[in-house]
Context: one part of a larger RNA
Molecule: small-subunit ribosomal RNA, 3' major domain
Organism: uncultured bacterium
RNA sequence: UGACGGGGGCCCGCACAAGAGGCGGAGCAUGUGGCUUAAUUCGACGCAACGCGAAGAACCUUACCAAGGCUUGACAUCACUCGGAAACAUCCAGAGAUGGGUGCCCUUUUAGUCGGGUGACAGGUGGUGCAUGGCUGUCGUCAGCUCGUGUUGUGAGAUGUUGGGUUAAGUCCCGCAACGAGCGCAACCCUUGUUCUGUGUUGCCAGCACGCCCUUCGGGGUGGUGGGGACUCACAGGAGACUGCCGGGGUCAACUCGGAGGAAGGUGGGGACGACGUCAAGUCAGCAUGGCCUUGAUGCCCAGGGCGACACACACGCUACAAUGGCCGGUACAGAGGGUUGCCAGACCGCGAGGUGGCGCUAAUCUCACAAAGCCGGUCGUAGUUCGGAUUGCAGGCUGCAACUCACCUGCAUAAAGCCGGAGUUGCUAGUAACCGCGCAUCAGCCACGGUGCGGUGAAUACGUUCCCGGGCCUUGUACA
Numbered sequence: 001u002g003a004c005g006g007g008g009g010c011c012c013g014c015a016c017a018a019g020a021g022g023c024g025g026a027g028c029a030u031g032u033g034g035c036u037u038a039a040u041u042c043g044a045c046g047c048a049a050c051g052c053g054a055a056g057a058a059c060c061u062u063a064c065c066a067a068g069g070c071u072u073g074a075c076a077u078c079a080c081u082c083g084g085a086a087a088c089a090u091c092c093a094g095a096g097a098u099g100g101g102u103g104c105c106c107u108u109u110u111a112g113u114c115g116g117g118u119g120a121c122a123g124g125u126g127g128u129g130c131a132u133g134g135c136u137g138u139c140g141u142c143a144g145c146u147c148g149u150g151u152u153g154u155g156a157g158a159u160g161u162u163g164g165g166u167u168a169a170g171u172c173c174c175g176c177a178a179c180g181a182g183c184g185c186a187a188c189c190c191u192u193g194u195u196c197u198g199u200g201u202u203g204c205c206a207g208c209a210c211g212c213c214c215u216u217c218g219g220g221g222u223g224g225u226g227g228g229g230a231c232u233c234a235c236a237g238g239a240g241a242c243u244g245c246c247g248g249g250g251u252c253a254a255c256u257c258g259g260a261g262g263a264a265g266g267u268g269g270g271g272a273c274g275a276c277g278u279c280a281a282g283u284c285a286g287c288a289u290g291g292c293c294u295u296g297a298u299g300c301c302c303a304g305g306g307c308g309a310c311a312c313a314c315a316c317g318c319u320a321c322a323a324u325g326g327c328c329g330g331u332a333c334a335g336a337g338g339g340u341u342g343c344c345a346g347a348c349c350g351c352g353a354g355g356u357g358g359c360g361c362u363a364a365u366c367u368c369a370c371a372a373a374g375c376c377g378g379u380c381g382u383a384g385u386u387c388g389g390a391u392u393g394c395a396g397g398c399u400g401c402a403a404c405u406c407a408c409c410u411g412c413a414u415a416a417a418g419c420c421g422g423a424g425u426u427g428c429u430a431g432u433a434a435c436c437g438c439g440c441a442u443c444a445g446c447c448a449c450g451g452u453g454c455g456g457u458g459a460a461u462a463c464g465u466u467c468c469c470g471g472g473c474c475u476u477g478u479a480c481a
Base pairs, nucleotide, nucleotide: 001481002480003478004477005476007475008474009473010472011471012470013469015465016464019428021426022425023424026319027318028317030315031314032313033312034310042053043052064305065304068301069300070299073121077120078119079118080117081116082115083114088103089102090101091100092099093098123294124293126292128290132288133287134283135282136281137279139277144183145182146181147180148179149178150159151158152157163174164173165172189271190270191269192268194239195238196237197236198235199234200233204228205227208226209225210224211222212221213220214219242265245259246258247257248256249255308447321421325380326379327378328377329376330375331374337368338367339366342361343360347356348355349354387418392413393412394411395410396409397408434457435456436455437454438453439452440451
């Protein structure tokens, strides 16, 4: 100087407390351990591995296994040499890779291209993340980490950065042997909330006219048309919030409390943004890369299997155990996205998944696309039930060369466990939790109940900081570095 303490002081954080939901019990889905296996490829392991790399494992992917094959090689560059086609179509053998045949066909040579041979070499998801780059996680969006000059100490160092206040903040003020500065904080960026101006098509329709539909003849509906720019909305550009104003407190400083005005008030909400560093943290399997290993195989091709196994254990989820509910009928209201090898309307067929068919749309135009919870009626009456849907049987549909291992969807039948979950444990402070649906990426299809966005409905509670966990500053002890 640090680190540590079941030392002290001060202070933060959904850290506790106060709340309202879960998990831990059941079934299923997914990941992992284990066991099994010819193989169940590999990595990730407290927080910070375990719905993680996987934003898509039937083949492919694929790295694994057993079998069949190749050896200048599936791919790159070069040299020497030989050749004329290569590709394409088709036939035969074969599981295919591959091998063989026929057709087609360029040329004067060189070159190019292609094929055979030879040699340099290629190749390796082989090992080392404890040799590395790059990228990432974490402490932590915590408020810290340093430097120059000066001063001080023999020195390591200290001072500044400590102290008194204050803040979300080393934020600011005051004081001070310090005076300044840098990286961080904040602001500048994006988005959302109010308003103004401009522009109105594919968006909108208040007022005017027309068309069409319904009509109880009162009227109602429909942007469909002419038109209109009012409104909504979209896209640009401004304004607006700064403790600016008033009052209390305060060193009359920073600041804090209350108020006014305001769409918004003291960082308005959300995002992006992660200091010096720590963990020899993670990644040689994204990529790059040193040295090591392999080279008739640890490389390459191929069909099949495996990654999907199952006495078991854990983790993250989904669905439930019902009446604030299930089922049936009727009826509202979103936002954000996607779409041309695509999204697919109206119509018809089918109980349905879906099929037929074809309008429109490179999309504010057309379409995916009926949002669901909600609301209005009806029914069920506490029952393992009209709860719950696992499992299994049969019959179908779709994608795809192909759904046996091993996809998804539909109909009928079947109807399991489960009556709110021990010890324990977890996220959440407001448009949040909880509940409800919708979109997208990946993608032929899909094991998505995952991930990531979007809107709809919309709470409860916080006395407080003694305690648990993590962290910051000062101080103290130390036989630790």